[in-house]
Context: one part of a larger RNA
């Protein structure tokens, strides 16, 4: 570069938004830029090929023709694609009635349990382990009993369950607010899809300021355990966890499976709608699951939620290791992130 490929072997960007660019539904009119045809021009020699020649052959040379696959000009063809224009409802999209959820943000409430503080009760041990022990208790500890207060986190419901673009999201309730889906076919009339830079968002863990701090627990101490124990148990414990507001932007960010369309047996669960209805059945649309066929795979396995059959756009891969190092560059308060090698070496 061609070519193949990206679940598991090297390879899908975390996610969406979208700019440029790439692709792109039907009918009908015009144009002829692409595309096709025909005709002139031109495409130096020389290489190249073919056919005869000439050196005793060859190489080499020479003479004819081919070809030079391109360029311009010009004249036609109009199915494809592009352009201009009309015009359509099936792609989208918007109204309308309905309807669904732990979707989001901001406020207000709740009991349960932990923990501490006061008070009563009560007395000699709790607490932990494999078995100790450190630790806690006569200054009244665990245990109970009523009472404050304080942070954090929602059992049962609870489920192959639901909702979100992903990350994720779960007590109750009110505002706000986004989004599916259904069912209709009322507007618009191709307004699509895909998306390189770019922009937003992105668990945990770290950072910065300022609160809060029960509970849990890196570091840390102590006790055990061991040959030793910088662990695994135990007794404590600080940053963190929580909250506001700003930064970091990476995780097996996974379904290890980019996104959109359209087509391809079947069975059976569930969740939301639509039509019916007498409570059952079947029926339709949109998700979530399981099984299994054709196909498809190196196999394990997928299998209408595809890894099958195909189209369009992205990102990406090209032996192990050196290396996601190193140097340069952006970005970051730091931590580091993103980019992203070669030498040697097998």
């Nucleotide at each position: 570069u061609u070519a193949g490929g990206u679940u598991u072997a090297a390879a899908g960007g975390g996610u969406g938004c979208g700019u440029a660019g790439g692709c792109g539904g039907g009918u009908u009119u015009g144009u002829a830029a692409g595309u096709c045809a025909g005709u002139g021009g031109u495409g130096a020699a020389a290489u190249c090929c073919u056919a005869c020649a000439g050196c005793u052959u060859a190489a080499c040379u020479g003479u004819a023709g081919a070809a030079c696959u391109g360029c311009c000009a010009u004249u036609g063809a109009u199915a494809c694609u592009g352009c201009a224009g009309a015009c359509c409802u099936u792609g989208a999209a918007u109204g309308u009635a309905g309807u669904u959820g732990a979707g989001g943000u901001a406020g207000g409430c709740g009991g349960a349990a932990u923990g501490u503080g006061u008070a009563g009760u009560g007395u000699a041990g709790c607490g932990g382990u494999g078995a100790a022990a450190u630790g806690c208790a006569u200054a009244g500890a665990u245990a109970u009993u009523a009472c404050a207060c304080a942070g954090a986190a929602c059992a049962c419901c609870a489920a192959u369950u639901g909702c979100g673009a992903a990350g994720g999201c779960a007590g109750c309730u009110u505002a706000c607010u986004a989004a599916g889906c259904u069912a209709u076919a009322a507007u618009u009339g191709a307004c699509g899809c895909u998306g390189a830079u770019g922009c937003a968002c992105g668990a945990a863990a770290g950072c910065g300021u300022g609160g809060g701090g029960a509970u849990c627990a890196a570091a840390c101490a102590g006790g055990a355990u061991u040959a030793g124990a910088u662990a695994c148990c135990c007794u404590g414990g600080u940053a963190g966890u929580c909250c506001a507001c700003g930064c970091u932007g990476u995780a097996a960010a996974c379904g290890a499976u980019g996104a959109u369309u359209a087509c391809u047996c079947g069975u059976u669960g569930u969740u939301g709608g639509c039509g019916a209805u007498a409570c059952a059945c079947a029926g339709u649309c949109a998700g979530c699951g399981a099984c299994u066929g054709a196909g498809c795979g190196a196999a394990a396995g997928c299998a209408u939620u595809a890894a099958g059959u195909a189209a369009u756009c992205c990102a990406c891969c090209u032996g192990g290791g050196g290396a996601g190092u190193a140097c340069g560059u952006u970005c970051g308060c730091a931590a580091g992130a993103a980019u992203g090698a070669a030498a040697c070496u097998c």
This is a predicted structure of a 346-nucleotide part of an RNA (small-subunit ribosomal RNA, central domain) from a metagenome. The prediction has a mean pLDDT of 85. Its Rfam family is "Bacterial small subunit ribosomal RNA".